[in-house]
RNA sequence: ACACGAUAAAACCAAUCCUGCCGCAAGACAGGAGCGGAAAGUCGCGGAUCCUAUCAAAGGAAAGCCGGACUACCGAA
Numbered sequence: 001a002c003a004c005g006a007u008a009a010a011a012c013c014a015a016u017c018c019u020g021c022c023g024c025a026a027g028a029c030a031g032g033a034g035c036g037g038a039a040a041g042u043c044g045c046g047g048a049u050c051c052u053a054u055c056a057a058a059g060g061a062a063a064g065c066c067g068g069a070c071u072a073c074c075g076a077a
Stems, first nucleotide, its partner, number of pairs: 004075002012037002016033005022027001035064001041070003045067003049061004
């Protein structure tokens, strides 16, 4: 340095539900609880998925579905 990931240590994230709030919707945000996660960090780049009042050869959502790109903490075997 790469790979790997422990009944290690120290941090971190937050499915889902409830409340508030924004959005036509999929969904977003905040608070509480905490299913889980070694990239559950970032990017809609490919596939799959979801939504659409005007627009439909379009626009949007989702990174905790799979793959890809970039970056990162710790150090037992």
Predicted 3D model of a 77-nucleotide RNA (c-di-GMP-I riboswitch aptamer) from Candidatus Methylobacter oryzae. Model confidence (mean pLDDT): 84 of 100. The source organism's lineage runs through Bacteria, Pseudomonadota, Gammaproteobacteria, Methylococcales and Methylobacter.